Predicted 3D model of a 333-nucleotide part of an RNA (large-subunit ribosomal RNA, domain IV) from a Candidatus Pacearchaeota archaeon. NCBI's taxonomy places the organism under Archaea, Nanobdellati, Candidatus Pacearchaeota. The RNAcentral record of the full RNA draws on ENA.
[in-house]
Context: one part of a larger RNA
RNA sequence: CUAACUAAGGGAAUUCGGCAAAUUAGUCCUGUAGCUUCGGCUGAAGGGAUGUCUAUUUUUGUGUCGUAGUAAUGUGAUGCAUCGAUAGAUCUCAGUAACAAGGACGGCCCGACUGUUUACCAAAAACGUAGCCAAGUGCCAAUCCGAAAGGACGUGUAUACUUGGUGAGACCUGCCCGGUGGUGGUGUGUGAAACUCCUUUUCAAGGGAGCUAAGCCCCAUCAAACGGCGGGGGUAACUAUGACCCUCUUAAGGUAGCGUAAUACCUUGUCAUUUGAAUGGUGACUUGCAUGAAUGGUUUAACGAGGUUGUCGCUGUCCCUAGUUAGGGCCUU
Numbered sequence: 001c002u003a004a005c006u007a008a009g010g011g012a013a014u015u016c017g018g019c020a021a022a023u024u025a026g027u028c029c030u031g032u033a034g035c036u037u038c039g040g041c042u043g044a045a046g047g048g049a050u051g052u053c054u055a056u057u058u059u060u061g062u063g064u065c066g067u068a069g070u071a072a073u074g075u076g077a078u079g080c081a082u083c084g085a086u087a088g089a090u091c092u093c094a095g096u097a098a099c100a101a102g103g104a105c106g107g108c109c110c111g112a113c114u115g116u117u118u119a120c121c122a123a124a125a126a127c128g129u130a131g132c133c134a135a136g137u138g139c140c141a142a143u144c145c146g147a148a149a150g151g152a153c154g155u156g157u158a159u160a161c162u163u164g165g166u167g168a169g170a171c172c173u174g175c176c177c178g179g180u181g182g183u184g185g186u187g188u189g190u191g192a193a194a195c196u197c198c199u200u201u202u203c204a205a206g207g208g209a210g211c212u213a214a215g216c217c218c219c220a221u222c223a224a225a226c227g228g229c230g231g232g233g234g235u236a237a238c239u240a241u242g243a244c245c246c247u248c249u250u251a252a253g254g255u256a257g258c259g260u261a262a263u264a265c266c267u268u269g270u271c272a273u274u275u276g277a278a279u280g281g282u283g284a285c286u287u288g289c290a291u292g293a294a295u296g297g298u299u300u301a302a303c304g305a306g307g308u309u310g311u312c313g314c315u316g317u318c319c320c321u322a323g324u325u326a327g328g329g330c331c332u333u
Base pairs, nucleotide, nucleotide: 001327002326003325004324005323006322007321009319010318013317018314026050027049028048029047030046034041035040037168051090052089053088054087055086056085057084060081061080062079063078064077065076066075067074068073091095103312104311105310106309107308108307109306110304111303115127116126131166132165133164134163135162136161137160143152144151145150169299170298171297172296174229175228176227179226180225181222182221183220184219185218187217189216190215195210196209197208198207199206200205230248231247232246233245234244257291258288269285270284271283272282273281274280
């Protein structure tokens, strides 16, 4: 040094952080707050028991001997094995004596959940998911593969298939079509070649006019399409604030919610609580540098080798080191 083990007293003082280790552990009995989608969380938490012997008793199997009956079957005694229960006794420091075998409980964030992933530094809050929404598609469909023939979806048929977004459930999902994009339009607009007509005396080539598809333009419409969602001034009989008023301006000026946040620069915001002490945690406030509604918003039981912060238990993490065992290294040979 590696791998194990043990430590009086203290018990997280260690540390970024209880990392590591320790605690707990099986079975039976008891008991169980609060939340809840009433299923659950739950083995919540917490408490007790556990060996051996004896006695009594119970379960199951089976043998023998009686007895009632023709028999089936019933009933009694007794032996062996077996499952529990109760009582008494007994031994050890210790009875799931070894092995095996949950530490527990709160608060908050994220993701609903089981699942999937960077084979060999990342397992997650990333991906997926059921559910929700939108768009396309009437079947020789749309979509996809192929040069084609042909094939997949599918020997399916809109309660279907394809594509995209969101991501259980609950309560909800506001305003904007000016820009970009999609869809629609029997629109005196623009709009090529071909075609028609005219034309330089004829031919050729050219010139001019007419007609016109898509597109563009124009007009509508669509935001669970891409996206967006203001500024200044004044005002209430203390002050402060500003329900209210004026004004500029936009397509519309951020609604409900939530909010110093996984988003807040200032910031260790302010107050409360938690501690002896907290740039921490939580609850409020909130003028939000730069929150905000399927780019989903808020909340949520259950779940998580997720993140963060507390409490109890426990401990060599530490105070503060020491000793033991095994193997290596070093030194000598």